Model confidence (mean pLDDT): 84 of 100. The part of an RNA shown here (small-subunit ribosomal RNA, 5' domain) has 518 nucleotides and comes from a Candidatus Nomurabacteria bacterium. Taxonomically the source falls in Candidatus Nomuraibacteriota (Bacteria, Bacteria candidate phyla). It matches the Rfam family "Bacterial small subunit ribosomal RNA". Rfam links the family to the GO terms structural constituent of ribosome and ribosome.
Context: one part of a larger RNA
RNA sequence: GGAUGAACGCUGGCGGCGUGGAUAAGGCAUGCAAGUCGAACGGAUCUUUUAUUUCCCGAGAAUGAGAUUAUAUCAAGUUCAAAGGUCGUUUAAGAUUAGUGGCGAACGAGGUAGUAACACGUGGGUAUUUCCCCUUUAGUCGCGAACAACACACCGAAAGGUGUGCUAAUACGCGAUGGUCUCGCAAGAGUAAAGAUUUAUCGCUAAAGGAAAAGCCUGCGGGAUAUCAGCUAGUUGGCAGUGUAAAAGACUACCAAGGCUAUGACGUCUAGGGGAGCUGAGAGGCUGACCCCCACCGAUGGGACUGAGACACGGCCCAUACACCUACGGGUGGCUGCAGUCGAGAAUCUUCCACAAUGGACGAAAGUCUGAUGGAGCGACGCCGCGUGAUUGAUGAAGCACUUCGGUGCGUAAAGAUCUUUUAUGAGGGAAAAAGUUUAUUGAUGGUACCUCAUGAAUAAGGGGCUUCUAAUCUCGUGCCAGCAGAAGCGGUAAUACGAGAGCCUCAAGCGUUAUCC
Numbered sequence: 001g002g003a004u005g006a007a008c009g010c011u012g013g014c015g016g017c018g019u020g021g022a023u024a025a026g027g028c029a030u031g032c033a034a035g036u037c038g039a040a041c042g043g044a045u046c047u048u049u050u051a052u053u054u055c056c057c058g059a060g061a062a063u064g065a066g067a068u069u070a071u072a073u074c075a076a077g078u079u080c081a082a083a084g085g086u087c088g089u090u091u092a093a094g095a096u097u098a099g100u101g102g103c104g105a106a107c108g109a110g111g112u113a114g115u116a117a118c119a120c121g122u123g124g125g126u127a128u129u130u131c132c133c134c135u136u137u138a139g140u141c142g143c144g145a146a147c148a149a150c151a152c153a154c155c156g157a158a159a160g161g162u163g164u165g166c167u168a169a170u171a172c173g174c175g176a177u178g179g180u181c182u183c184g185c186a187a188g189a190g191u192a193a194a195g196a197u198u199u200a201u202c203g204c205u206a207a208a209g210g211a212a213a214a215g216c217c218u219g220c221g222g223g224a225u226a227u228c229a230g231c232u233a234g235u236u237g238g239c240a241g242u243g244u245a246a247a248a249g250a251c252u253a254c255c256a257a258g259g260c261u262a263u264g265a266c267g268u269c270u271a272g273g274g275g276a277g278c279u280g281a282g283a284g285g286c287u288g289a290c291c292c293c294c295a296c297c298g299a300u301g302g303g304a305c306u307g308a309g310a311c312a313c314g315g316c317c318c319a320u321a322c323a324c325c326u327a328c329g330g331g332u333g334g335c336u337g338c339a340g341u342c343g344a345g346a347a348u349c350u351u352c353c354a355c356a357a358u359g360g361a362c363g364a365a366a367g368u369c370u371g372a373u374g375g376a377g378c379g380a381c382g383c384c385g386c387g388u389g390a391u392u393g394a395u396g397a398a399g400c401a402c403u404u405c406g407g408u409g410c411g412u413a414a415a416g417a418u419c420u421u422u423u424a425u426g427a428g429g430g431a432a433a434a435a436g437u438u439u440a441u442u443g444a445u446g447g448u449a450c451c452u453c454a455u456g457a458a459u460a461a462g463g464g465g466c467u468u469c470u471a472a473u474c475u476c477g478u479g480c481c482a483g484c485a486g487a488a489g490c491g492g493u494a495a496u497a498c499g500a501g502a503g504c505c506u507c508a509a510g511c512g513u514u515a516u517c518c
Base pairs, nucleotide, nucleotide: 001518002517003516004515006514007513008512009511010510013386014385015384016383017382018381019379020378026342027341028340030339031338032337035103036102037101040100041099043097044096045095046094047093048092051089052088055085056084060080061079062078063077066074067073068072110297111296112295120221121220122219123218124217125216126215128214129213130212133210134209135208136207137206138205139204140203141175142174143173144172150165151164152163153162154161155160181190182189183188195202196201223269224268225267230260231259232258235257236256237255238254240252241251242250272294273293274292275291276287277286278285279284299320300319301318302317303316322333323332324331325330350376352375353374354373358372359370360369361368362367389419390418391417392416399410400409401408402407424455425454426453427452428451429450433445462507463506464505465504466503467488468487469486473502474501475500476499477498483490484489
């Protein structure tokens, strides 16, 4: 000199783009972060509707005791009865959805605790698998038994559970077929499927290929330490098995006695690796924040289940610690998701808006969900840009400081005059980002950016330094005191080095200090 995820001190006008829990992988209140499909299924509830029925109401019609103002009118009562409402049963349609079922939940999001290792980087290899997607070929036949929901009865404070009975399916099972696969010398035996809607699609099963992804093996590369010198019995190899999608002491029996090591085994300490970042002319040195790729982790330790895929952050089981509820019998939980809170710390943000865009899950679609994402908020934390006015103005005003008392400096600086309006404030207009096929619809950001007009210099400057290194000096106070300091050093009565004032130098919405790296 450069750099930083910085912090601290003084100061602080605006915008854009970035960036922000580095410490306690410490504990967490609350809300949200993974659902979706009724075009797989039976119900339940609601609305409309068809037919029927109970009851209510009764437009209107007929008859008419009787009355009277008697060619007419009123009228108790009786009979028939449309429309409407209501209870139940029933037909059809629509909506909502707890449950069965399917797909997703293994992605996305977070963190770096562990790991010195095939974890990573790079180059090879193959004994393997693949939901969804694409291409091609063939098929999609016949039956059955249940279990939820539901109903009834019951237990429990709750969480939840028990018994009996009924029922559907793209749930489950059996059979048929079989070009694939398995067994077999062969003959042969065994081995698949699911329908929905309404008129054309979406599915289902088997096989072959692709795309993309994953598993496994391996050469080489990259920490410290010898104040760690010997390490190793599944250890090294073979044979036969087990096991896996798949090779293998991966595992099990038996056999042999091997294997590694001064080119550092084994041990201990430290540490996620890389693309990259900082610095440097380079070689190199240091680092691994943000962003991308890979690995690993999900309170701690262990285990498997389901599934194409997990030994699974918001799944299950067990143990442990912690916390919460309890009727004391028993239950519940896991922010290293987004916000937020306590704690520890020098130190690190809003319990915000929206699915409009991009992407993801499900769905035929409409659409639903999405703290991914898009945005806004806070912090000078960083980089970049802009501004805090411009021109003129000498009685060189007042004031302050110095003075050789003549004057000199701050200084065209101010005042005054003439302008401008970036910015600020107010008013008016107002986007792109949104789009497929023809129309139409859809913007959180946001009345934001931007444009026009108006007002008025109006709203906006500080920090550090001035002995030398090192740009910039005088006066007063103090008197080895108080103090300064990066180094040399300064201060003991004339201090350009301490404290103050004036002046000057420098950088500037920042400036210094501290820490760390080159």